[in-house]
This is a predicted structure of a 473-nucleotide part of an RNA (small-subunit ribosomal RNA, 5' domain) from Patescibacteria group bacterium UBA3466.
Context: one part of a larger RNA
């Protein structure tokens, strides 16, 4: 010189477009962050509207959030295959007959709560039974076996099975991209085989038997240290440095550990156990978990609203209408950065007054001001006034938003600091101090004429900033 999620000290007019917890993955008060569906089902309230609880179905594996941990097929990359898929695309076929319970409600009891235990009654796309069977599945190819739910305004959406599409995913494998020998030897399900279990699926995944293998100075093994990539920053490049915002992709959800449902979790607002912690309790027991979005309170040099709206995009759910939707779309706060704007223009010399220097003649601040005319970007007000809106037409639907922009008025009005001035490095005098009191990036300044401290006036450099610290190239 240049960069920063940056802070600090002095200043602070406006406005767009980005950013803002980097430190204790430290604790959390309140409230919102995931539900839909009555066109599957019973019921109950009710005055017609409609609401409400239960059961059942999709969804709660997506979105948000964070980066602890991992040096590892985690991530890039470039192939592979022994695999799966709910929703959504195309084609084939079918959808026959039955049973027997349970919730919500009742009725009866326990308990301070959380809860919960015993009876009676009922219904379904809930649960179950035969039947039937092919392009499905097993096979000794004779043959065996596996399936359904209905609903209704009669337009259709459903259900079941099979094949394929898309697209996502699960495994595998080459090469790649931290240090560190003051870490040299590491391994027994450890290498590898037969068999058997499991897996959607290959496989020491797992178990039993057998043999004794397997990695290593091309750094195993053990330590430190990190998410990883696209990417940013600097550099003429080579390359060093970094991974904050955005995108991909991995891993976490108090701390460990486990299945459970499911097409898909070993599930962040699910379950269950254990551990700390914090609340509640009638002491028997029970309850929670912001690394969602706002806020708190601790630490820290340091980082925001307990705001608005589903009006658009997206996402669950529904035939739809639609309901949720701290995703998202906007607003607030912070000069935290980057870009733009502005704080007047034109004239105006007796070079006023005042300050500062001075060889006392004079010089400088200075055309600077006063003062005349003129402009209104801003600024306030006042009038107008959008696009974002798409949805079959029509009507209707905007949080921003009293936006943005247009247009009128009224007055120069509302706007200038900050660091430096020895050299290095633009920019100098005057007083004060007198190795003292201070300065200081580095060389050095101060001990009586200090262009270097400290004031003042001039000058310089940038400007809504300037300046310092820290870190990178």
């Nucleotide at each position: 010189g240049g960069a920063u999620g940056a802070a600090u000290g002095c200043u602070g007019g406006c406005g767009g477009c980005g950013u803002g917890g980097a430190u204790g993955a430290g604790g959390c008060a309140u409230g919102c962050a995931a539900g839909u569906c009555g066109a599957a089902c019973g019921g109950g309230u009710u005055u017609a509207g409609a609401c409400c609880c239960g059961u059942g179905g999709c969804a709660g594996a997506c979105g948000a959030g964070g980066u602890a941990g991992g040096a590892a097929c985690a991530c890039g990359u470039a192939g592979g295959u022994a695999c799966g898929u709910a929703c959504c695309g195309a084609g084939a076929a079918g959808u026959c007959a039955g049973g027997g319970a349970u919730a919500c409600u009742c009725c009866g009891g326990u308990g301070a709560a959380a809860a919960u235990c015993g009876g009676c009654a009922u219904a379904a796309u809930a649960c179950u039974u035969g039947a039937u069977a092919g392009u499905c599945c097993c096979u000794u190819c004779g043959g065996g076996g596996u399936a359904a739910a209905g609903a209704u305004u009669u337009a259709u959406c459903g259900c079941u099975u099979c094949u394929u599409g898309a697209a996502c995913g699960g495994c595998c494998u080459g090469c790649g991209g931290u240090c560190u020998a003051u870490c040299a030897g590491c391994u027994u399900g450890u290498u590898g085989g037969u068999a058997a279990g499991g897996u959607a699926a290959c496989g020491g995944c797992u178990u039993a038997c057998c043999a004794a293998g397997g990695c290593u100075a091309c750094g195993a093994c053990g330590g430190a240290u990190a998410g990883g990539g696209g990417a940013g920053g600097u550099g003429a490049g080579a390359g060093c440095c970094u991974g904050g915002c955005c995108c991909c992709c991995a891993c976490c959800g108090a701390u460990g550990g486990a299945a459970c449902u499911g097409a898909g979790a070993c599930a962040c607002g699910g379950u269950c156990c254990a551990u700390a912690c914090u609340c509640c309790u009638a002491c028997g027991g029970g309850a929670g978990g912001c690394c969602g979005c706002a806020g708190u309170c601790g630490a820290g040099a340091a980082u925001c609203u307990u705001c608005c709206g589903c009006a658009a995009u997206g996402g669950a759910c529904g035939a739809a209408a639609g309901u949720c939707u701290g995703a998202c779309g906007g607003a607030g706060c912070g000069a935290c950065g980057c870009c733009g704007c502005g704080u007047g223009g034109u004239g105006g010399a007796u070079g006023a007054a005042g300050c500062c220097c001075u060889u006392a003649g004079g010089g400088g601040c200075g055309u600077a001001a006063a003062c005349a005319c003129c402009u209104u970007u801003u600024a306030u007000g006042a009038g107008g006034g959008a696009g974002g809106a798409a949805g079959u037409u029509u009507a209707u639907u905007g949080a921003c938003g009293u936006u943005a922009c247009c247009u009128c008025a009224u007055g120069a009005a509302u706007a200038a600091g900050g660091g430096g001035c020895u050299c290095c490095c633009a920019a100098c005098u005057c007083u004060g101090u007198g190795c003292c009191a201070g300065c200081a990036g580095g060389a050095g300044c101060g001990g009586u004429a200090a262009u270097a401290c400290a004031g003042a006036g001039g000058c310089c450099c940038c400007a809504a900033g300037c300046a310092u610290u820290a870190u990178c190239c």
Description
Lineage of the source: Bacteria > Bacteria candidate phyla. The coordinates come from a structure-prediction model, not an experiment, and the mean pLDDT is 87. It was read from a public genome assembly.